This is a predicted structure of an 88-nucleotide RNA (SAM riboswitch aptamer (S box leader)) from an Acidimicrobiaceae bacterium. The model forms 97% of the base pairs in the Rfam consensus.

[in-house]
RNA sequence: CCAUCAUCCAGAGCGGCUGAGGGACGGGCCCAGUGACGCCGCGGCAACCAGUGCUCCGCACCAGGUGCCAAUGCCCGAUCGAUGAGGA
Numbered sequence: 001c002c003a004u005c006a007u008c009c010a011g012a013g014c015g016g017c018u019g020a021g022g023g024a025c026g027g028g029c030c031c032a033g034u035g036a037c038g039c040c041g042c043g044g045c046a047a048c049c050a051g052u053g054c055u056c057c058g059c060a061c062c063a064g065g066u067g068c069c070a071a072u073g074c075c076c077g078a079u080c081g082a083u084g085a086g087g088a
């Protein structure tokens, strides 16, 4: 980077640095110098995989691997997006 499968109405903070846009895209509507977005530290959540258990293909625990911690993927649209798993 490519396709496949599954999921996306729940959940999740406090500091430091920076300094103007950000919420992928279009249209809305929101967030934002009362500091958004991004990065770092600690903390947390629990979607998938791993592990453990059970009344066993489901549930619970756990927090190891990724991920995530404004709004139903914010709403609608689209040859749309994101995450995970096993692959080419």
Stems, first nucleotide, its partner, number of pairs: 002087001004085005013042005021031003025077004043069003047066003051061004073080001

It was read from a public genome assembly, where an Rfam model found it. Rfam family: SAM riboswitch aptamer (S box leader). About the family: The SAM riboswitch is found upstream of a number of genes which code for proteins involved in methionine or cysteine biosynthesis in Gram-positive bacteria. Taxonomically the source falls in Acidimicrobiaceae (Bacteria, Actinomycetota, Acidimicrobiia, Acidimicrobiales). The coordinates come from a structure-prediction model, not an experiment, and the mean pLDDT is 86.